Model confidence (mean pLDDT): 78 of 100. This is a predicted structure of a 115-nucleotide RNA (TPP riboswitch aptamer (THI element)) from an uncultured Spongiibacteraceae bacterium. The sequence was found by an Rfam model in a public genome assembly.
RNA sequence: UCGCACUUGUCGGGGUGUUGCGUUAAUUAGUUUAACCACUAGCUAACGCUUCUGAGAUAGUCCCGUAAAACCUGAUCCGGAUAAUACCGGCGUAGGAAACAAGGAACGAGCCUUA
Numbered sequence: 001u002c003g004c005a006c007u008u009g010u011c012g013g014g015g016u017g018u019u020g021c022g023u024u025a026a027u028u029a030g031u032u033u034a035a036c037c038a039c040u041a042g043c044u045a046a047c048g049c050u051u052c053u054g055a056g057a058u059a060g061u062c063c064c065g066u067a068a069a070a071c072c073u074g075a076u077c078c079g080g081a082u083a084a085u086a087c088c089g090g091c092g093u094a095g096g097a098a099a100c101a102a103g104g105a106a107c108g109a110g111c112c113u114u115a
């Protein structure tokens, strides 16, 4: 002198599943009725609470900002587990993906000087 970890400020990027219960609505089947209503069971959607993993499950500035894991694509993927799941691993040094400024002990590199 330069670089890096890191810190601060401002700005920006990202994800939101799984289980159970309840309420409401629609719908299917059955019971019952002259019919409607009502009841039972199933299925779907919305909302609330809840189980599980995780930093985070529309939640906290939670995580991340040039990147070998924030996140997306591949993916209704493959293998293994689980009550179940994007749970774990592979894929993956893959392709894509959002930054500037100031500081910066230690660490690394270069140059100069002295011995």
Stems, first nucleotide, its partner, number of pairs: 001109003006103005011065004017052001020049006027042005071096003077090004